[in-house]
Small-subunit ribosomal RNA, 5' domain from an uncultured bacterium, 468 nucleotides, folded computationally. Rfam family: Bacterial small subunit ribosomal RNA. The RNAcentral record of the full RNA draws on ENA and SILVA.
Context: one part of a larger RNA
RNA sequence: GAUUGAAGUUUUCGGAUGGAUAUCGGGUUUGCUUAGUGGCGAACGGGUGAGUAACGCGUGAGCAAUCUGCCUCUGAGUGGGGGACAACAGUUGGAAACGACUGCUAAUACCGCAUAAGCCCACGGGAUCGCAUGAUUCUGCGGGAAAAGAUUUAUCGCUUUGAGAUGAGCUCGCGUCCAAUUAGCUAGAUGGUGAGGUAACGGCCCACCAUGGCGACGAUUGGUAGCCGGACUGAGAGGUUGAACGGCCACAUUGGGACUGAGAUACGGCCCAGACUCCUACGGGAGGCAGCAGUGGGGAAUAUUGCACAAUGGGGGAAACCCUGAUGCAGCGACGCCGCGUGGAGGAAGAAGGUCUUCGGAUUGUAAACUCCUGUUGUUGAGGACGAUAAUGACGGUACUCAACAAGGAAGCCACGGCUAACUACGUGCCAGCAGCCGCGGUAAAACGUAGGUGGCAAGCGUUGUCC
Numbered sequence: 001g002a003u004u005g006a007a008g009u010u011u012u013c014g015g016a017u018g019g020a021u022a023u024c025g026g027g028u029u030u031g032c033u034u035a036g037u038g039g040c041g042a043a044c045g046g047g048u049g050a051g052u053a054a055c056g057c058g059u060g061a062g063c064a065a066u067c068u069g070c071c072u073c074u075g076a077g078u079g080g081g082g083g084a085c086a087a088c089a090g091u092u093g094g095a096a097a098c099g100a101c102u103g104c105u106a107a108u109a110c111c112g113c114a115u116a117a118g119c120c121c122a123c124g125g126g127a128u129c130g131c132a133u134g135a136u137u138c139u140g141c142g143g144g145a146a147a148a149g150a151u152u153u154a155u156c157g158c159u160u161u162g163a164g165a166u167g168a169g170c171u172c173g174c175g176u177c178c179a180a181u182u183a184g185c186u187a188g189a190u191g192g193u194g195a196g197g198u199a200a201c202g203g204c205c206c207a208c209c210a211u212g213g214c215g216a217c218g219a220u221u222g223g224u225a226g227c228c229g230g231a232c233u234g235a236g237a238g239g240u241u242g243a244a245c246g247g248c249c250a251c252a253u254u255g256g257g258a259c260u261g262a263g264a265u266a267c268g269g270c271c272c273a274g275a276c277u278c279c280u281a282c283g284g285g286a287g288g289c290a291g292c293a294g295u296g297g298g299g300a301a302u303a304u305u306g307c308a309c310a311a312u313g314g315g316g317g318a319a320a321c322c323c324u325g326a327u328g329c330a331g332c333g334a335c336g337c338c339g340c341g342u343g344g345a346g347g348a349a350g351a352a353g354g355u356c357u358u359c360g361g362a363u364u365g366u367a368a369a370c371u372c373c374u375g376u377u378g379u380u381g382a383g384g385a386c387g388a389u390a391a392u393g394a395c396g397g398u399a400c401u402c403a404a405c406a407a408g409g410a411a412g413c414c415a416c417g418g419c420u421a422a423c424u425a426c427g428u429g430c431c432a433g434c435a436g437c438c439g440c441g442g443u444a445a446a447a448c449g450u451a452g453g454u455g456g457c458a459a460g461c462g463u464u465g466u467c468c
Base pairs, nucleotide, nucleotide: 001024002023003022008017009016010015047251048250049249056176057175058174059173060172061171062170063169066168067167071164072163073162075160076159077158078157079113081111082110088103089102090101091100092099093098119144120143121142123140124139125138126137127136128135129134149156150155177223178222179221184214185213186212189211190210191209192208193207194206196204226248227247228246229245230241231240232239233238253274254273255272256271257270276287277286278285279284304330306329307328308327312326313324314323315322316321343373344372345371346370353364354363355362356361377409378405379404380403381402382401383400387395412457413456414455415454416453417438418437419436423452424451425450426449427448433440434439
């Protein structure tokens, strides 16, 4: 602002007045959400060990040949302008992925100008020092390069200089598996000069020149392998190993490439090629679990598509807070280690049963029954943490504490000839079988099988593989 028009008031009963309520639209402001611009992060954290015998790793040095966002300290600044591009609106292509064109617009986005304590570059002069190239410092002249605002007015930012811290890069000494049934290898190969490139040295790359360089002190080639702190074992010396935790390196479907950025040649970014999978309107597109779970497959074999950011830590933010399968927890598995239990005391008619027997007995054996206890554990109920010294607890009604109940729910495996702790009977008859080695078995087998007994270990035991 439009539509709606209730109650009430009034009435000549036609209406008038009245404006609640509801719906919609426009503007301003605040909050929330979302797309986009911008900033920071995404190079950390997490995974894996394919490659790598290498300055990759370990250790010790060096960079007078280097870079370092955020952080700390310090010095100097933060003036004045401009033009765009997203979003948005309109048009339009395509099945989609995704585009194209026109127009408008903001910024801590982008671009000139001014200024320059200090900084950088070129040339010149002086001083000091060192470890060879050289380093530091003073000075003259010329040239060059900056900035961004927000605001609660307390701060947070921005530009530039120096120093630090942290992180990274590079170089070197020494060490780092097997094979000689691998003996010669090498052309950017070794060095020089000059350009280029890099944060930086350098055949790093290029042009030219020289012909060097490595090798029985094992080059080259082939095989194997991530390296270490450590781990296992051993009296040690040593041998073997590199799961978990920590450091370094390498990789991210296979190969190659750069961009952005302080930092990547970037696991969940980009581009190209290959293989594979998926979508398609056949024109074209999409994807990358060696993140956490989970599926299929392979295999002798290895777990939940769990909870929470409460703690610790990381990123962003002024903060509130947001994100975080890092992490903290829970689930599964005797996989390992450790601890505990499966009852304790009494109990001889030495019961029954079993086994053996010289038929007298012996043994199982205080073992059981039986009596009296206990409550680790278990079940039920009640209370209930630390981790968080204000708030905030996933774990978790968990640990723990108290009460009640009842011996109740909880023992197996291997061995018994010697090595090696532990023996008899029956069956079998060089058969069936055992076996780590020696070896057992052909009619009384302590060695095979079964039973009783015994020994060893025990929620494990035994075997196999493997290391010492």